A computed fold for a 350-nucleotide part of an RNA from a marine sediment metagenome, annotated as small-subunit ribosomal RNA, central domain. Model confidence (mean pLDDT): 88 of 100.
[in-house]
Context: one part of a larger RNA
RNA sequence: CUGGGCGUAAAGGGCGUGUAGGCGGUUAUGCAAGUCAGGCGUGGAAUCCCACGGCUCAACCGUGGAAUUGCGUUUGAAACUGCAUAACUUGAGUACAGGAGAGGAGAGCGGAAUUUCCAGUGUAGCGGUGAAAUGCUCAAAUAUUGGAAGGAACACCGGUGGCGAAGGCGGCUCUCUGGCCUGAUACUGACGCUGAGGCGCGAAAGCUAGGGGAGCGAACAGGAUUAGAUACCCUGGUAGUCCUAGCCGUAAACGUUGGGCACUAGGUGUGGGAGGUGUCGACUCCUUCUGUGCCGAAGCUAACGCAUUAAGUGCCCCGCCUGGGGAGUACGGUCGCAAGACUGAAACUC
Numbered sequence: 001c002u003g004g005g006c007g008u009a010a011a012g013g014g015c016g017u018g019u020a021g022g023c024g025g026u027u028a029u030g031c032a033a034g035u036c037a038g039g040c041g042u043g044g045a046a047u048c049c050c051a052c053g054g055c056u057c058a059a060c061c062g063u064g065g066a067a068u069u070g071c072g073u074u075u076g077a078a079a080c081u082g083c084a085u086a087a088c089u090u091g092a093g094u095a096c097a098g099g100a101g102a103g104g105a106g107a108g109c110g111g112a113a114u115u116u117c118c119a120g121u122g123u124a125g126c127g128g129u130g131a132a133a134u135g136c137u138c139a140a141a142u143a144u145u146g147g148a149a150g151g152a153a154c155a156c157c158g159g160u161g162g163c164g165a166a167g168g169c170g171g172c173u174c175u176c177u178g179g180c181c182u183g184a185u186a187c188u189g190a191c192g193c194u195g196a197g198g199c200g201c202g203a204a205a206g207c208u209a210g211g212g213g214a215g216c217g218a219a220c221a222g223g224a225u226u227a228g229a230u231a232c233c234c235u236g237g238u239a240g241u242c243c244u245a246g247c248c249g250u251a252a253a254c255g256u257u258g259g260g261c262a263c264u265a266g267g268u269g270u271g272g273g274a275g276g277u278g279u280c281g282a283c284u285c286c287u288u289c290u291g292u293g294c295c296g297a298a299g300c301u302a303a304c305g306c307a308u309u310a311a312g313u314g315c316c317c318c319g320c321c322u323g324g325g326g327a328g329u330a331c332g333g334u335c336g337c338a339a340g341a342c343u344g345a346a347a348c349u350c
Base pairs, nucleotide, nucleotide: 004321005320006319007304008303012318014201015200016199017198021194022193023192025088026087027086028085029084030083031082033081034080035077036076037075038074039073040072041071042070049065050064051063052062053061054060091191092188093187094186095185096183097182098181099180103177104176105175106174107173108172109171110154115149116148117147118146119145120144121143125136126135162169163168206247207246208245209244210243211242215241216240220236221235222234223233258317259316260315261314262313263312266295267294268293269292270291271290272289273288274287275286276285278283299306300305323350324349325348332343333342334341335340
């Protein structure tokens, strides 16, 4: 350099944004760098190949030819790639009019429930379990009624429903704000796709500082269980869970399936728009765009299965794999307050 791969066997980066780079729509003209054709020069000899010849043959040797796929130079071709110029509208984008949504940030508000406190009623139990006990309770608990405080989460609606790039997002209102979809025109005129590095985001747990602390609850204590029980069950309970600011940068970060574009039978649900049809209307049916499920043809697959949301058929770009263990370890480096993260071997062994 090349090959084969990446849903489940090893293998898709957690996700985005974007630099370099790679790749790139339609038409015309020009140039001729790539590309193609011819000429010339060069491409040492030997070797290899072919023919003929010399040792009795052969190996070996001699003569001639071919070859030397390359490089340089020159003449030409202009389809493709490239470059330049001019133009185009289908890709991409902008404007306009509508639309749906737990998309994000901040502020305010609300009710149910748990707990605690105060007061009333009321009396001997409550609680908990497989059964118990620890625990709470005559200093009046549990139950019940009224009042107060505080924190956290938002029942029903709620849905193989919606939104978001992913992580993720669910009470209500307001403010600020991102993306998406549809419709009909107008405009820009390839402005595109991907993306090594870089930068940003990134559940939970954990860390730093300051708050907060109702419920739950690692650790811990006690009660049980048991041969034991550093557990499962029970009674308590600290960090934490919550907020603000800043770190961490991981995950079964999963659809275990990178992104983009095009093409390739259908059937049936569901979300959002638009048009048409019938209708007084609700609404029905049809068409179309866009999202999200299920089932299935061809095709693919080791099978399972996938199947217009492909794992089918092609093209472009990135990431990754190359037997198991040793090992995501050691060493070095970078990052981090730390925990540790990222990068990432070898000996040896099967």